[in-house]
Molecule: transfer RNA
Organism: Armatimonadota bacterium
RNA sequence: GCGGUGGUAGCUCAGUGGUUAGAGCGCCUGACUGUGGCUCAGGAGGUCGGGGGUUCAAGUCCCCUUCGCCGCCCCA
Numbered sequence: 001g002c003g004g005u006g007g008u009a010g011c012u013c014a015g016u017g018g019u020u021a022g023a024g025c026g027c028c029u030g031a032c033u034g035u036g037g038c039u040c041a042g043g044a045g046g047u048c049g050g051g052g053g054u055u056c057a058a059g060u061c062c063c064c065u066u067c068g069c070c071g072c073c074c075c076a
Stems, first nucleotide, its partner, number of pairs: 001072007010025004018056001027043005049065005
């Protein structure tokens, strides 16, 4: 340099172009308990890596860019 793949909550990951972006774990509060844990109930936390485009409507489609991983080519 070329090709492929991935980036969504603190972590691990879902998410047919269409209702408000979700789950598990973690975190906070409450109930329970002598305390803690377990269990139960509730809650907070996201400008979907960044920018642009298509569309009535984009996490999803297209382009550019950035970072990680894999493969290939060239030079040394």